[in-house]
RNA sequence: GCGGGCGUAGCUCAAUGGUAGAGCCACAGAUUUCCACUCUGAAGACGGGGGUUCGAUUCCCCUCGCCCGCUCCA
Numbered sequence: 001g002c003g004g005g006c007g008u009a010g011c012u013c014a015a016u017g018g019u020a021g022a023g024c025c026a027c028a029g030a031u032u033u034c035c036a037c038u039c040u041g042a043a044g045a046c047g048g049g050g051g052u053u054c055g056a057u058u059c060c061c062c063u064c065g066c067c068c069g070c071u072c073c074a
Base pairs, nucleotide, nucleotide: 001070002069003068004067005066006065007064010024011023012022013021018054027041028040029039030038047063048062049061050060051059
């Protein structure tokens, strides 16, 4: 330099054009003499920019980061 994959909640993963969900952790409450377990509740995220579209996490372009492969020079 070229090609490919990945980037979503604190962590691990879904959803792939139409209100972004789950598990775990953490928080609050109930229960308990207390803790644990259990139950309930609330909060929390689409790497960044632009485009297409009535509507973009999803499609297109650029860019950033991580990983893999190939190649050139030294």